The RNA shown here (Bacterial RNase P class A) has 388 nucleotides and comes from an Anaerolineae bacterium.
The sequence is in RNAcentral, with records from ENA.
The gene name in the source record is rnpB.
It matches the Rfam family "Bacterial RNase P class A". It is annotated as a ribozyme.
Taxonomically the source falls in Anaerolineae (Bacteria, Bacillati, Chloroflexota).

RNA sequence: CGAGUCGGCCAGGCAGUCGCGUCCCGCAAGGGAUGAGGAAAGUCCGGACUCCAAAGGGCACGGUGCUGGCUAACGGCCAGGCGGGGUGACCCGACGGCAUAGUGCCACAGAAAGCAUACCGCCCCGUGCGGCCAUCGGCGGCGCGGGGUAAGGGUGAAACGGCGGUGCAAGAGACCACCGGCGGGGCGGGUGACCGUCCCGGCCAGGCAAACCCCACCGGGAGCAAGGCCAAGCAGGGGCAAGGUCCCGCAAGGGGCCAGGGAACGGCCCGUUCCCUCCGAGCCCCGGGUAGGCUGCUAGAGGCGCGCGGCAACGCGCGUUCGAGAUAGAUGACUGCUACCCCUCGCAAGGGGGGAGACAGAAUCCGGCUUAUCGGCUGACUCGGGUG
Numbered sequence: 001c002g003a004g005u006c007g008g009c010c011a012g013g014c015a016g017u018c019g020c021g022u023c024c025c026g027c028a029a030g031g032g033a034u035g036a037g038g039a040a041a042g043u044c045c046g047g048a049c050u051c052c053a054a055a056g057g058g059c060a061c062g063g064u065g066c067u068g069g070c071u072a073a074c075g076g077c078c079a080g081g082c083g084g085g086g087u088g089a090c091c092c093g094a095c096g097g098c099a100u101a102g103u104g105c106c107a108c109a110g111a112a113a114g115c116a117u118a119c120c121g122c123c124c125c126g127u128g129c130g131g132c133c134a135u136c137g138g139c140g141g142c143g144c145g146g147g148g149u150a151a152g153g154g155u156g157a158a159a160c161g162g163c164g165g166u167g168c169a170a171g172a173g174a175c176c177a178c179c180g181g182c183g184g185g186g187c188g189g190g191u192g193a194c195c196g197u198c199c200c201g202g203c204c205a206g207g208c209a210a211a212c213c214c215c216a217c218c219g220g221g222a223g224c225a226a227g228g229c230c231a232a233g234c235a236g237g238g239g240c241a242a243g244g245u246c247c248c249g250c251a252a253g254g255g256g257c258c259a260g261g262g263a264a265c266g267g268c269c270c271g272u273u274c275c276c277u278c279c280g281a282g283c284c285c286c287g288g289g290u291a292g293g294c295u296g297c298u299a300g301a302g303g304c305g306c307g308c309g310g311c312a313a314c315g316c317g318c319g320u321u322c323g324a325g326a327u328a329g330a331u332g333a334c335u336g337c338u339a340c341c342c343c344u345c346g347c348a349a350g351g352g353g354g355g356a357g358a359c360a361g362a363a364u365c366c367g368g369c370u371u372a373u374c375g376g377c378u379g380a381c382u383c384g385g386g387u388g
C1' cells in the first nucleotide's frame, strides 16, 4: 500500500420565530421548566408487577437439548469440547439417543435402498455353427442352456469398509498385514463435554429422530384494555305524610263533591291553576354499577467513573449522575450560522457556488434475540506485496 476478519461508537451543534403535550407560578393576559430510539419496531423468548386458580404426586400437552459457568430469568451471554468451512484472522452447527428398544420413511434413476439380489461384465460346464495353424492336436470367434461370482463398468444424495498381498476356474475378510470405523476393558490428563495411549473381539453394523418415539430438564392461566378507588343519568330495593262520601261498572278501573298534602303565581293572606292522597307524585336512604374521572404511572435487576475478584460473561464496594408520561395519543415546521461531501478561486490563511442527512417514532417497566438503517469515526487481528 492492497485485500479481508471481528468488535465498539456517532446518528449533528448553536440561535431565532411560530406551534403542541405535561408540570410550576399567576385572578387573567402571560411567563418559566421539560419533552423519543438505537432500534421506541417485530411481539419471537425471558422476568418484575397484578388478578384468578392451586394439598402432594402422576398422565397428557408444549418447549429446551454437547460441557462448565453467568443471571431475577431465558431459546440470552461467556469460556471450553467435538464436527464442518476458510491459506489465515475467523465463521457455521437443534451438537441428547454410537438409529443392536420399537414403528415408519428413503423421490427419480438403478439389478438392488435393508436383506436380500445381479443389467453389462468376469469365470466354469454342456452343446450348435463356422474359422485358423496343423502330424497327434491346439488356438481363438459367434450363439443357446445350466451354474459360480461381486474384482471392473453403469445408476444414485447414499450401494453392504479402504489399500496391498495370499488364494481361486473367476472371485470374495475366504485368509493375512496396515489403515479407518464399531464394541468391551486398562492406564494417564481434564470439574466436565472430551482428549491421549495400550490390549482384546468379531471382519464391518447404510441414512433419516427440525418422522413418531425414548431420555433428561423446564413450564398453572390471563395480561396495565392486569388490577384498585370514586361515580352522573336510567332501571332496581327500602323508608316517610294526608280520606271520607256518592255515582257508573260483574270486576279492573273511571268520575263528582268536600277535606288534606306538595308545587307554581304572589311581599303575605285569600284566591286561581296543576299534581298527589288506603300502595302513593315528591323527598330521603341503600346495593351493584354504565358513561366519565382518579389511580396503577414511571428512579430503575438504571447510566457513568474508579478500585477489587474472575480468562470472560459477570459480581462486590465506593463515588457521581439521570425526573417524557400522552389516552386517539404531544415531542413539529421554517430561517440563519456552523460542522460533513463535491466543484471552483487562491502560494497560504481563506473566499464563492452546489449537495446530502437514513431507518424510524414512546404507551406498565426491565433483560435479550431478530429485522430496518444515509453517511462516517475508531480499536484489535489476518493474508499478500513493497521499502528501510
Stems, first nucleotide, its partner, number of pairs: 001384010012338007020035006037359001041370002044368005049223004061219005066080005081095001082093004096214002102212002104208003119153002121149009131139003161179002164176003180204001182201008227295004236286005243258006259277007302321008340355006